[in-house]
Molecule: Bacterial RNase P class A
Organism: Pseudomonadota bacterium
């Protein structure tokens, strides 16, 4: 230079303009909306997706429920040894097996507990028995038959030694159930429910009204459940993010300094205009090399178009697992050529 192993990074950057939506302060405690509980509205400052937010597959925080203890069943896991809130995730190794290599893969306990299972070839495939040849016995004129022992050839991943536990099984460890639509508080109107008070000796409603009439069997007054709505839970103090420095082969762990970083509830991170970059597309120009030419295609410049990967938090947090334009950087192998 080629062709390759690993691993880390980015996911356009800037300006104006309208605009969504969270926070802070700032003002009348002022309008509005809603029985109420709470919720809107104004200014002025700031913060607003992603490496996977996704899939919802593992593990945990948290929250209600359940629980002396033990054992069944059920699920899950598997060399060894370590990381961690914890894991089916990660690091180291070991061994298999793939790769010249740099590395990748691994469903890697047990088959002297038991059962299942094995295409095609082959006489026979997991139960025994059996192809052939020789010896010996036994039958039978004979071919042959049969019962013992030995060697053999074919076939096939495996011939009576053994494989498969990605088939039930054993062994060791682990695991209560449910999930933010959990769950907590506030809390209507109507129905029904308790209590207690007044009431056919007329409560209560009504004719405006004490009177007088009408109607009349309920009425009022408190409580508690649950529903609708609302609020928290939820989003600044955490397995929380940067740096550094020490530990450790690493996974990670400590110590010291910083920083405070989305958050709705049909759901907010958006549109426009402009510059710069850089990818594609389509024209034109220019330039070396091939070439008789014409002429792809490579550089370069110029002009228009496009912005275009994968995808859009919803309780958080740690994995894995998929999905993806394009660029960037470090590390190492293997071959080539030159010193």
């Nucleotide at each position: 230079g080629a062709a390759g192993c690993g691993g880390g990074c980015c996911a356009g950057a800037c300006c104006g303009c309208c605009g969504c939506u969270g926070g802070u302060g700032c003002a009348a405690u002022c309008u509005c909306c809603g029985a109420a509980a709470g919720g809107a509205g104004g200014c002025a400052c700031u913060g607003g997706a992603g490496g996977a937010a996704c899939g919802u597959c593992c593990g945990g925080a948290c929250u209600g429920c359940a629980c002396a203890g033990g054992g069944c069943a059920g699920c899950g896991c598997a060399g060894c040894a370590g990381c961690u809130a914890a894991c089916g995730g990660c690091u180291g190794u070991c061994c298999a097996c793939c790769g010249c290599g740099a590395g990748g893969u691994g469903a890697g306990g047990a088959u002297c507990a038991g059962a299942g299972c094995a295409a095609c070839a082959g006489a026979g495939a997991c139960g025994a028995g059996u192809c052939g040849c020789u010896a010996c016995g036994g039958g039978g004129c004979a071919a042959c038959c049969u019962g013992u022992a030995g060697c053999g050839g074919g076939u096939g991943a495996a011939a009576c030694g053994g494989g498969c536990a990605a088939u039930c099984u054993c062994u060791g460890c682990g695991c209560g159930c449910a999930g933010c639509a959990a769950u907590a508080c506030c809390a209507a109107a109507u129905a029904g429910g308790c209590a207690c008070a007044c009431g056919u000796u007329g409560a209560u409603c009504u004719g405006g009204c004490u009177c007088c009439g009408g109607a009349g069997a309920g009425u009022g007054u408190g409580c508690g459940g649950g529903u609708a709505g609302g609020u928290a839970g939820c989003a600044c103090c955490g397995a929380g993010c940067c740096g550094u420095u020490g530990g450790g082969u690493g996974a990670c762990c400590a110590a010291c300094g910083g920083c405070c970083c989305a958050g709705a509830g049909u759901a907010a991170u958006g549109g426009c205009g402009g510059u710069c970059a850089c990818g594609c597309c389509g024209g034109g120009g220019u330039g070396a090399a091939c070439g008789c030419a014409a002429g792809a295609a490579c550089a370069u410049c110029c002009c228009g178009g496009u912005g275009c990967a994968c995808a859009g938090a919803a309780u958080c947090c740690g994995g894995c697992g998929u999905a993806c334009c394009g660029g960037c950087c470090c590390g190492c192998u293997u071959c080539a050529c030159a010193c």